[in-house]
This is a predicted structure of a 97-nucleotide RNA (SAM riboswitch aptamer (S box leader)) from Desulfatitalea sp.
RNA sequence: UAAUCAUGUUGAGAGGCGCGAGGGAUCUGGCCUGACGACCGCCCGGCAACCUGUCCAUUAAGGUGCCAAAUCCAGCCCGAAUGGGGAAACAUGAGGU
Numbered sequence: 001u002a003a004u005c006a007u008g009u010u011g012a013g014a015g016g017c018g019c020g021a022g023g024g025a026u027c028u029g030g031c032c033u034g035a036c037g038a039c040c041g042c043c044c045g046g047c048a049a050c051c052u053g054u055c056c057a058u059u060a061a062g063g064u065g066c067c068a069a070a071u072c073c074a075g076c077c078c079g080a081a082u083g084g085g086g087a088a089a090c091a092u093g094a095g096g097u
Stems, first nucleotide, its partner, number of pairs: 004094005013044001015043004022033003027075004045067003050063003071089001076086003
């Protein structure tokens, strides 16, 4: 880091330390969130079950991942319309160059 495949309405922090102003991927619009300290980094805790693995029907252990709000919502297509369906994009994992 390209193609490809799978998943994305479940779940899980009132924790500690540091930092100090934005953050929710990007653009636009909306809506939230943050000096009662967000985001981010480290530690601890937890969720989950993609891969390895123990196994053979269960979750020890390991590699990732994740822990406000549906991937926060809409945009493009279908639909009279709706947190209706689909696509795109994005994220994560597998995979492979």
Record summary: The source organism's lineage runs through Bacteria, Thermodesulfobacteriota, Desulfobacteria, Desulfobacterales and Desulfatitalea.